[in-house]
Context: one part of a larger RNA
RNA sequence: CGUAGGAAAUUUGCGAGGCGCUGUCCUUAGUACGAGAGGACCGGGAUGGACCUACCGCUGGUGUACCAGUUGUCGUGCCAACGGCAUCGCUGGGUAGCUAUGUAGGGCAGGAAUAAACGCUGAAAGCAUCUAAGCGUGAAGUCCCCCUCAAGAUGAGAUUUCCCCUUUCUUCAAAGAAAGUAAGAUCCCUGAGAGAAGAUCAGGUAGAUAGGUCCGAAGUGGAAGACCCGUGAGGGUUGGAGCGGACGGAUACUAAUCGAUCGAGGA
Numbered sequence: 001c002g003u004a005g006g007a008a009a010u011u012u013g014c015g016a017g018g019c020g021c022u023g024u025c026c027u028u029a030g031u032a033c034g035a036g037a038g039g040a041c042c043g044g045g046a047u048g049g050a051c052c053u054a055c056c057g058c059u060g061g062u063g064u065a066c067c068a069g070u071u072g073u074c075g076u077g078c079c080a081a082c083g084g085c086a087u088c089g090c091u092g093g094g095u096a097g098c099u100a101u102g103u104a105g106g107g108c109a110g111g112a113a114u115a116a117a118c119g120c121u122g123a124a125a126g127c128a129u130c131u132a133a134g135c136g137u138g139a140a141g142u143c144c145c146c147c148u149c150a151a152g153a154u155g156a157g158a159u160u161u162c163c164c165c166u167u168u169c170u171u172c173a174a175a176g177a178a179a180g181u182a183a184g185a186u187c188c189c190u191g192a193g194a195g196a197a198g199a200u201c202a203g204g205u206a207g208a209u210a211g212g213u214c215c216g217a218a219g220u221g222g223a224a225g226a227c228c229c230g231u232g233a234g235g236g237u238u239g240g241a242g243c244g245g246a247c248g249g250a251u252a253c254u255a256a257u258c259g260a261u262c263g264a265g266g267a
Stems, first nucleotide, its partner, number of pairs: 001152001005163007015149004021049007033038001051106005059100004066093005071086006110144003117137004164266001166179005184262004188204005209255003212251005219243002225238005
């Protein structure tokens, strides 16, 4: 921009893409077959490999704004307690998120038309013949079925709901141009289940969107101070203590203020 008014939702599916793999074991059955050795078709069940998709409850990894320990050195006047630097100084753990080696799921089954092939009926050609007319069976392949996208499918589809019939100018009218609006949308702002930017989604005081605060959780693992014991290094008690990024909830304390713009009048 189009989809012959303007919007907001929900959809149909022309079409496109994805998937498509396979082993072993048990059973049928030591049956059919075979002198024996050996050893099935068909059918039923179990369990794997590789691949794909999703997820983080479990097992783990990472986790440079979480917790603890610790070395050297510098600083906060000193002690104590802390802070800076040394690969995050090093070490032991670890929430959210992201993850695989973790977990779950998938290929199945079914239908249709067929290929090779195998047939039925059957003449030309009194026979024969699957073929000439006609009718079947038949594949990991084809088309459906399963998953995803999809009406710019210009062939522009469908359904539901909302908004209305203003003003001015050109003008006989039709039609055209413009203005302010309606439903609605955007700018702007707070953000994340989203994210390169746009976009998407959640919100914007009639508000829990983010931060803060409070209450919790995961985690860490017993804070500081004080007291007690020990000459001391240190230990114990207060006390599952203190701290606690991303997690859960509550709470308008802070910031989403105030505003602005676009947007029909129906050939």

The prediction has a mean pLDDT of 89. A computed fold for a 267-nucleotide part of an RNA from Tetragenococcus koreensis, annotated as large-subunit ribosomal RNA, domain VI. The full RNA is in RNAcentral, with records from ENA.